[in-house]
RNA sequence: GCUUGAAAAAGGCAAACCAUCCGAAAGGGUGGCACGCAAAGGCACCGACCCGAACUUCUUAUUUCGAUAGGGCAGCGGGCUUGCCGGG
Repeated sequence: GCUUGAAAAAGGCAAACCAUCCGAAAGGGUGGCACGCAAAGGCACCGACCCGAACUUCUUAUUUCGAUAGGGCAGCGGGCUUGCCGGG
């Protein structure tokens, strides 16, 4: 450097749920907890998925539907990038 995760050690992360805060929402921050994870470290570049205020349309009005700006998801897959331990 490449490849690999069988056994092990040192350690790491933390789903759902609960509390609280932020957000229109999806979702996110913090704390608790422990479903899982060898990149469950980082990045929205590609695909998927989720949300979509204002505005507009309809309407007496409310609601609903659609959809734009855009937002989210890295614990959906691909890609890029960095990295611990062990085996070959």

A computed fold for an 88-nucleotide RNA from a Deltaproteobacteria bacterium, annotated as c-di-GMP-I riboswitch aptamer. Of the family's consensus pairs, 89% are formed in the model. The sequence was found by an Rfam model in a public genome assembly.